[in-house]
Molecule: Glycine riboswitch aptamer
Organism: uncultured Caldilinea sp.
RNA sequence: AUACACACUGUGAGAGAGAAUCGGUUUAAACCCGGUCGCCGAAGGUGCAAGCUGCGCAGCUCGCCACGGCUGCACGGUGACACUCUCAGGCAAAAGGAUCGCAGUGUGCUG
Numbered sequence: 001a002u003a004c005a006c007a008c009u010g011u012g013a014g015a016g017a018g019a020a021u022c023g024g025u026u027u028a029a030a031c032c033c034g035g036u037c038g039c040c041g042a043a044g045g046u047g048c049a050a051g052c053u054g055c056g057c058a059g060c061u062c063g064c065c066a067c068g069g070c071u072g073c074a075c076g077g078u079g080a081c082a083c084u085c086u087c088a089g090g091c092a093a094a095a096g097g098a099u100c101g102c103a104g105u106g107u108g109c110u111g
Stems, first nucleotide, its partner, number of pairs: 004108010018037001020036005038091003044087001045085001047083001051078004056073006
């Protein structure tokens, strides 16, 4: 240096679900504010299985005790997802959007 990992930038693709309803505002609509139901999961966030591990107790094992080892139970810690919850966000278009492709920048690692 290539490659790899992480972060960022640009660009292309990118799903789901009521342009719900009542009132206010407005020429009217959308947006906004407040109320009422119905929904979505792919901004973000919540939760956790096995495994690993801490401590206590019980049993077994080494001739006995201790130490050690193994097993079980209770209580903790850690612990993934596109799963889960629906807090947040969203439910015409626009915007946003996990993720994937391409290009580039930075940092790290290896050589």